[in-house]
RNA sequence: GCCCUUGUAGCUCAAUGGAUAGAGCAACUCCCUUCUAAGGAGAAGAUGAGGGUUCGAUUCCCCCCAAGGGCA
Numbered sequence: 001g002c003c004c005u006u007g008u009a010g011c012u013c014a015a016u017g018g019a020u021a022g023a024g025c026a027a028c029u030c031c032c033u034u035c036u037a038a039g040g041a042g043a044a045g046a047u048g049a050g051g052g053u054u055c056g057a058u059u060c061c062c063c064c065c066a067a068g069g070g071c072a
Base pairs, nucleotide, nucleotide: 001071002070003069004068005067006066007065010025011024012023013022018055028042029041030040031039048064050062051061052060
C1' cells in the first nucleotide's frame, strides 16, 4: 500500500428496512432476612463519526476512525 472481517448498555450477545433497539451478567434503589448470601420488584443505561438512499436505516451505499486477520 491492497483485500477481508468486526464496531450496539460497564461486560457478553440479539435485532436480514417497520417503530417504545431486547436479553443475560454487573452496578443502583426498594422488598424479604436479626445480618449477609440467595430470592423478588423497580428504575437508569447503547447503535464508532459524518454524509447519502428511503415514507421509514442498527440493517443498504460512500467516506473517515478504531480493532483484528491475510497478501505484498